RNA sequence: AUUGCGCGACAGGGGAGCGCCACAAGGGCGCUGAGAGUGCGAAAGCAGACCCUCGAACCUGAUCCGGUUAGCACCGGCGAAGGAAGUCGAGCUCUCCCCGCC
Numbered sequence: 001a002u003u004g005c006g007c008g009a010c011a012g013g014g015g016a017g018c019g020c021c022a023c024a025a026g027g028g029c030g031c032u033g034a035g036a037g038u039g040c041g042a043a044a045g046c047a048g049a050c051c052c053u054c055g056a057a058c059c060u061g062a063u064c065c066g067g068u069u070a071g072c073a074c075c076g077g078c079g080a081a082g083g084a085a086g087u088c089g090a091g092c093u094c095u096c097c098c099c100g101c102c
Stems, first nucleotide, its partner, number of pairs: 001095001004092002007089004011053004017031005038047003058083003064077004
């Protein structure tokens, strides 16, 4: 100098679905999930929980295709697709280079 692995500090990014019931609006019950909207606020917004910082958190294609489900979720495809938010520090480690000694 460099590869990988977690760790720490600070910083940053992201989502909030589906089914049934009720309803003027606010809601209620259930399902999946890490999370399905917790607090303050008239609102805008701010904060919190959770996930993620790069071959997938999340977004687009996509009202996509096949399986499956009550439906969403899920599994496979699309897909190493196109986008997407990071720096520093210490440790161990891979490989290479330089110097000294024997």